[in-house]
Molecule: small-subunit ribosomal RNA
Organism: Nitrospiraceae bacterium
RNA sequence: GGAGAGUAAUGCGUAGAUACGUACCUUGGGGUUCAGGAUAGCGUCGGGAAACUGACGGUAAUACUGGAUAAUGUCUUCGGACCAAAGAUUUAUUGCCCUUAGAUCGGUCUGCGUCCUAGUAGCUAGUUGGUGGGGUAAUGGCUCACCAAGCCAAAGAUGGGUAGCGGGUGUGAGAGCACGACCCGCAUCACUGGGACUGAGACACUGCCCAGACACCUACGGGUGGCUGCAGUCGAGAAUCUUCCACAAUGGACGAAAGUCUGAUGGAGCGACGCCGCGUGCGGGACGAAGGCCUUCGGGUUGUAAACCGCUGUCGAGGGGGAGCAAAUUUUGAGCGAUCCCUGGAGGAAGCACCGGCUAAACUCGUGCCAGCAGCCGCGGUAAUACGAGUGGUGCAAACGUUAUUCGGAAUUACUGGGCUUAAAGGGUGCGUAGGCGGUGCAGAAAGUUGGAUGUGAAAGCCCUCGGCUCAACCGAGGAAUUGCGUCCAAAACUACUGUGCUGGAGGGAGGCAGAGGUGAGCGGAACUAAUGGUGGAGCGGUGAAAUGCGUUGAUAUCAUUAGGAACACCAGUGGCGAAGGCGGCUCACUGGGCCUCUCCUGACGCUGAUGCACGAAAGCCAGGGUAGCGAACGGGAUUAGAUACCCCGGUAGUCCUGGCUGUAAACGAUGAGCACUUGGUUGGAGAAUUCGUCACUGAUUUUCUGGCCGUAGCGAAAGUGUUAAGUGCUCCGCCUGGGGAGUAUGGUCGCAAGGCUGAAACUCAAAAGAAUUGACGGGGGCUCACACAAGCGGUGGAGGAUGUGGCUCAAUUCGAGGCUACGCGAAGAACCUUAUCCUGGUCUUGACAUGCACGGAUUAGCUCGGUGAAAGCCGAGUAACGCCCGCAAGGGUGGAACGUGCACAGGUGCUGCAUGGCUGUCGUCAGCUCGUGUCGUGAGAUGUCGGGUUAAGUCCCUUAACGAGCGAAACCCUUGUCCUUAGUUGCCAGCGGGUCAUGCCGGGGACUCUAAGGAGACCGCCGGUGUCAAACCGGAGGAAGGUGGGGACGACGUCAAGUCAUCAUGGCCUUUAUGCCCAGGGCUGCACACGUGCUACAAUGGUCCGUACAAAGGGACGCAAACCCGCGAGGGCUAGCAAACCUCAAAAAGCGGACCUCAGUUCGGAUUGCAGGCUGCAACUCGCCUGCAUGAAGCUGGAAUCGCUAGUAAUCGCAGGUCAGCCAUACUGCGGUGAAUGUGUUCCUGAGCCUUGUACACACCGCCCGUCAAGCCACGAAAGCGGGGGGCAUCCGAAGUCGCUGCGCUAACCGUAAGGGGGCAGGCGCCGAAGAUGAAACCCGUGAUUGGGACUAAGUCGUAACAAGGUAACCGUAGGG
Repeated sequence: GGAGAGUAAUGCGUAGAUACGUACCUUGGGGUUCAGGAUAGCGUCGGGAAACUGACGGUAAUACUGGAUAAUGUCUUCGGACCAAAGAUUUAUUGCCCUUAGAUCGGUCUGCGUCCUAGUAGCUAGUUGGUGGGGUAAUGGCUCACCAAGCCAAAGAUGGGUAGCGGGUGUGAGAGCACGACCCGCAUCACUGGGACUGAGACACUGCCCAGACACCUACGGGUGGCUGCAGUCGAGAAUCUUCCACAAUGGACGAAAGUCUGAUGGAGCGACGCCGCGUGCGGGACGAAGGCCUUCGGGUUGUAAACCGCUGUCGAGGGGGAGCAAAUUUUGAGCGAUCCCUGGAGGAAGCACCGGCUAAACUCGUGCCAGCAGCCGCGGUAAUACGAGUGGUGCAAACGUUAUUCGGAAUUACUGGGCUUAAAGGGUGCGUAGGCGGUGCAGAAAGUUGGAUGUGAAAGCCCUCGGCUCAACCGAGGAAUUGCGUCCAAAACUACUGUGCUGGAGGGAGGCAGAGGUGAGCGGAACUAAUGGUGGAGCGGUGAAAUGCGUUGAUAUCAUUAGGAACACCAGUGGCGAAGGCGGCUCACUGGGCCUCUCCUGACGCUGAUGCACGAAAGCCAGGGUAGCGAACGGGAUUAGAUACCCCGGUAGUCCUGGCUGUAAACGAUGAGCACUUGGUUGGAGAAUUCGUCACUGAUUUUCUGGCCGUAGCGAAAGUGUUAAGUGCUCCGCCUGGGGAGUAUGGUCGCAAGGCUGAAACUCAAAAGAAUUGACGGGGGCUCACACAAGCGGUGGAGGAUGUGGCUCAAUUCGAGGCUACGCGAAGAACCUUAUCCUGGUCUUGACAUGCACGGAUUAGCUCGGUGAAAGCCGAGUAACGCCCGCAAGGGUGGAACGUGCACAGGUGCUGCAUGGCUGUCGUCAGCUCGUGUCGUGAGAUGUCGGGUUAAGUCCCUUAACGAGCGAAACCCUUGUCCUUAGUUGCCAGCGGGUCAUGCCGGGGACUCUAAGGAGACCGCCGGUGUCAAACCGGAGGAAGGUGGGGACGACGUCAAGUCAUCAUGGCCUUUAUGCCCAGGGCUGCACACGUGCUACAAUGGUCCGUACAAAGGGACGCAAACCCGCGAGGGCUAGCAAACCUCAAAAAGCGGACCUCAGUUCGGAUUGCAGGCUGCAACUCGCCUGCAUGAAGCUGGAAUCGCUAGUAAUCGCAGGUCAGCCAUACUGCGGUGAAUGUGUUCCUGAGCCUUGUACACACCGCCCGUCAAGCCACGAAAGCGGGGGGCAUCCGAAGUCGCUGCGCUAACCGUAAGGGGGCAGGCGCCGAAGAUGAAACCCGUGAUUGGGACUAAGUCGUAACAAGGUAACCGUAGGG
């Protein structure tokens, strides 16, 4: 210098301690003497591929050895004993040795702090301690021998997982939470494991030995290596640099020094990786160029932006210069190079994200649930500000976005600072251990606590001030802070402690009281069933209805007797008792608790309570009994599409008793226990005291405990709660942290089993949930209404026509309408026309129609005619128009219309009614729908609008936190019913007059009818009754009309994405020699069939014929048409009248009178068909209507079902009109004639209104929603096994190496009378010992045929369990079945 592998404590941090060491440095004292023997380098000769190595020879030292000297050193039994050195150069300096003290650095020890896991609960044999040896620099089981049996642990030992620690960093208001890059401190590591050597210091990154893995070299014998140093290579990966320069500075090692070494360091390079600073120009420049985009076509915007004019020169580029980094007298720069000077010119320099909301910023086009977007909500299915693009805009800016991650917001783990009735959450209940908390007086000590002082809390960082780089980032200096820990002093209120008291908490005592409190034993009556006997004689029983079942072998019913088991009617009560579960006939025995009174005793003995122990409904289990009734399972009968159910007939376990187990419930007040405090009212239970009174009951007052109700404040999201708190406080325990997965899996533990307790994760969703609100809905409730039902009358459904629709068919049968609210509907008139992208065929292309522009030229227009053709059209010929000006005229010019050509455009019944306007249907002429102000509620909202009456009505009255108002209802309008006035023609005619066969025909008249203008009239106004003194209702009078007189027009807020783009209008899209336009013919009329709406009938209340009477409302000039004539008739001919109270259509019909028919498929019915005619029209074949004659079908009153109608209505009868050439009209719209029955009720069906209730619905019950099965996909569990991992244990083997023993081999220094000795070394043995081998267990991870459930997935299957009384109320626990 590097690294983050190990380490949860042998570490780190902080505060202390000492039994220790410390080279280099400093200080003091002292010494530095005499000798000796080797050896490397070197030389010679060998071995080996190499690495390396052997032998011989000789040599030096500050290398090595011996002697001397020896204290202030060391040891000590206090006598003593022991210990060193090295010189070098020489002016002087520097060494060396012993020693003292210091400084520095270290060793060791202690307190406190230091992650997750109990689904790890017990761990430990050198383990804990002692004594004695050994060892170390030093304490110590550090090691050994012996002795003792301890040590640690719920304040978490042991085990497992994860992790270097701190200064600090990010975030946060803080408390915290997360992190530990760079820099600094500490510890650890150096290929993996073990070991020692040397040394002051290492068990040593670039030293040694051994083992192992890996790699390399090899001559195969043997060797070598360790980049987690700086560069660099490879690999892995989303991803991380130059094999650079220099020791110039700082620092280090060595050296006396010169100096050498230094990938430490100083620099440069690469990277927008971060932070900071700067630039990419500045000024002028249009009623605004071009281009782009949008457009309502006017314009707007891009935009002073550009162009253009003037100016500047940062940065970059080129050139020059050199202060400074250099500290030093000189010298010394790898690299950096400020200030400064010159050149030149706007030139070289802008992007990224976003524009639906959050969130600043929008338009157009493209796309069409596709492509795509998305942080959350969510966009996209033909008008997308959300996708893609363009234009524009917004925000940042050399960056901008994305992703990952941390903190915040999140009071969403709540210490600061949350909760538990119903949202997640009170343990089923008690007793009680540890723990936590705890009444009151005095005294003491001082652990906590408080104050002061002091030491420490390294530096850097953060913060403040000042300063240095042009500023800033960055750097320097000073200060503050470092909330901590230690030491000392002081205080004594509080907590804890010690001592001593007290009685209020708690307990005991005495006297009373109530009670389904518990356990055991005995007894009782009613009912039931069975048996026996009697009576009796056909059914009983059961249900919605039935059947199975029982019964003539005598049931049911009834009487008597006997037997058995279970449960205890009335009393009985939101009454009592118990900790909870729970407890109910009576008596006895034993026994627990509570309350009241007295205040005699003890003296805080108390509260709570993890673990633990006990109790604990029902179901269930084991063993033994018992079994009347009931009754899972099971059998049968019904019901049903099915019915493993609901209902019925039976019936086993069980229910009961004894002994044992289980231990759960919606075990609920969904509310833990205890203490204290905080307005009230009322009603029960058990007592006590006082007082008054007829003092025997009882009443009143006070008080204690206890069970309820209502409510103040407060609390609460609200509902609610409220002295029995869910209020205000304190103490302790339990529990919660989104829904599902799941109370599941796995592990553990308990149980005989069933199963209980403890209890996850993956994955998945953006919700799940609570309370309340408004609606809607209910096979919820109450009240009320409607031809809704009932009571009636007449129909439809059966027949034949008509007509519409579906279906089928077709070249085409154009389109639309589809429950009520489509279907005689658009269509108030389809032969052509109508008529349409209907079909077939033929044409036209500025067009059948509109406007504009340009050009043409004066005939192409118009008119006449020809050819072709089905027509449209096409082709061709002839004739020839108008205004104005000039001009005598001829003629010329010009213009409009028209025509032709061309361009813009026209056109579209083409699409979208889910882009729209308008109009319309329906709920519904139902009585509702709202607003202002006020009040209530956090709010959504409520109130008003509810309630009591009443009404046709939210109509009105009364009450009332509401008071008023609006849209609806009613009224106003039209019509009809009575009267009056006015008016009197075309209407009328009483009276007067005239006239006719007759007629208001005429003169006249206004009386009447009528006409049409205006008015009157009806208002519960009057009377009686009822009613609240009201509103009103009932009855009556009067009246033409009586309680809105009848009818109409009129339709609230809204609902159905209801209907209509084909009435019309209109956005967008599509089409443009066609989806436009024209024409001919066909089709819309087609027919095995089904449905709707009507017509005519089936006959005698009728049919036919003859006669005869009475309307209203309408139409009429392209018209209505009289009379007359012709025709059987439809009709035709002719022409009086009438633009109408005048004329006409026009005959009304049913009715009435008469005749015939006589019950039959008819003199009913009229379909169908034939023939002959008429009318309209260019034209009746497809495809018209009418007439005459002939023909004469079905049909004899209509199944299930269903429609209309409450009075001038139904029924029945005709008349008229619109459309229209004609008409398929039996339709539609009106008109009048005749003219009923029934109901006075609301049980039911349908619909509606109000109030209330439940709700899991809000697309609102045609709602929601559950489970199996089938399919796909995902994660997880189990599983015979298989593979792997780390950590222990046991046994074996045992390298290196220290230590011990040995050391007969080897051996220079010392001793030695020379032989040897001492010492050393090799070697050997032993203990320990890494790696390795083997074995048995535990744990973890992966994988596994198969298997189990789970999650998810637009439109699968089966049912319909839940939500409403969900159609059998639902739910909890348990057991059985499917």